This is a predicted structure of a 343-nucleotide RNA (Bacterial RNase P class A). Its Rfam family is "Bacterial RNase P class A". It is annotated as a ribozyme. The RNAcentral record of the sequence draws on ENA. Its mean pLDDT, the model's own confidence on a scale to 100, is 75. A source record names the gene rnpB.
RNA sequence: GAAGCGAGCCAGACCGCCGCUGGCGCGAGGCCCGAAAGGGCGCGCUGGAGGAAGGUCCGGACUGCACAGGGCAGCGUAGCGGGUAACACCCGUCCACCGCGAGGUGCGGAUCAGAGCCACAGAGACGAGUCACGGCGGGGCGUGCCCCCGCCGUGGGUGAAACGCGGCAAUCUCUACGCGCAGCAACACCGAAUAGGCACGCGGCGACCUGGCCCGGGUAGCGUGCGGGUGGGUGGCACCGAGCCGGGUGGGCAACCCCCGGCCCAGACGAAUGGCGGUCACGCCGGCGCCCCGGCCACGGGGCGGCGGCGCACAGAAUCCGGCCUAUCGGCUCGCUUCACAC
Numbered sequence: 001g002a003a004g005c006g007a008g009c010c011a012g013a014c015c016g017c018c019g020c021u022g023g024c025g026c027g028a029g030g031c032c033c034g035a036a037a038g039g040g041c042g043c044g045c046u047g048g049a050g051g052a053a054g055g056u057c058c059g060g061a062c063u064g065c066a067c068a069g070g071g072c073a074g075c076g077u078a079g080c081g082g083g084u085a086a087c088a089c090c091c092g093u094c095c096a097c098c099g100c101g102a103g104g105u106g107c108g109g110a111u112c113a114g115a116g117c118c119a120c121a122g123a124g125a126c127g128a129g130u131c132a133c134g135g136c137g138g139g140g141c142g143u144g145c146c147c148c149c150g151c152c153g154u155g156g157g158u159g160a161a162a163c164g165c166g167g168c169a170a171u172c173u174c175u176a177c178g179c180g181c182a183g184c185a186a187c188a189c190c191g192a193a194u195a196g197g198c199a200c201g202c203g204g205c206g207a208c209c210u211g212g213c214c215c216g217g218g219u220a221g222c223g224u225g226c227g228g229g230u231g232g233g234u235g236g237c238a239c240c241g242a243g244c245c246g247g248g249u250g251g252g253c254a255a256c257c258c259c260c261g262g263c264c265c266a267g268a269c270g271a272a273u274g275g276c277g278g279u280c281a282c283g284c285c286g287g288c289g290c291c292c293c294g295g296c297c298a299c300g301g302g303g304c305g306g307c308g309g310c311g312c313a314c315a316g317a318a319u320c321c322g323g324c325c326u327a328u329c330g331g332c333u334c335g336c337u338u339c340a341c342a343c
Stems, first nucleotide, its partner, number of pairs: 001339010012280007020048007030041004050314001054325002057323005062183004074179005079093005094108001095106004109174002114172002116168003126164002130156011141144001187235004197226006207219004243263006250257002282311005288305007
């Protein structure tokens, strides 16, 4: 220098003006919406997207329902050891495979229970048993070192594997371990009108039913009260956490754990986190000037300077957290490998 491997990081900075939204404080203690519950309106200060906020694929927190214990079924995981709240995640290590290598990948329990499958070739792929030779026994006649049958042995041929407790469990299965079901549209609370429910009261004064009439009872009606649900509202929900940042001559190979110090860091539901202008940095493009190199004198390549234009990756929190996977313009740092050259 070229080509790679692994780990990590950034995702423009600052200023001004205008806006959106959460919190806190102050003021007025008034006004607006609403039946109520409840919500909003002013000023100041302050917070305001990501490494994936994404897919919703795993694991948890939380909440409701169910639940003595055990088993079956179903689903999932699978070398061994460790980490963790937990995991299918992470770390270490063995083995197998891939790579010259740095490294990468995991289809890694069990075929001494049962089933299924094993391409082509081959008699035969777990069902069966071919060819040749030899030995023993039996049979046939045409009496030949002939032919046929049975048993035993040796060898050949096909194939990845040939009878051997064969191979495949990423085929069912078995074993061990884990899993109750649903999900913030969970769930809790406040709480209209209308309709319907329950309780009590009122009707010589009528309606309807109790066959007609009387008494009694009931229905409908009217009034009062109560309770449940719905529309609506509030909490859950964003400030105490599996939290973030910094440090440790703390432990551990590592994942991770421990100690010390500091911090509070988005919270909507018509769904905020934006727009405009300027300066600087960086990248790309265009032409201009200067310099260098090569040159077949047509030109080609490189560097520097200032000017103009463009900035454009993937992508937008929705109960929260740990992972995995997927998307991603450009750039930076560290460690390592292979090859080439120079000393």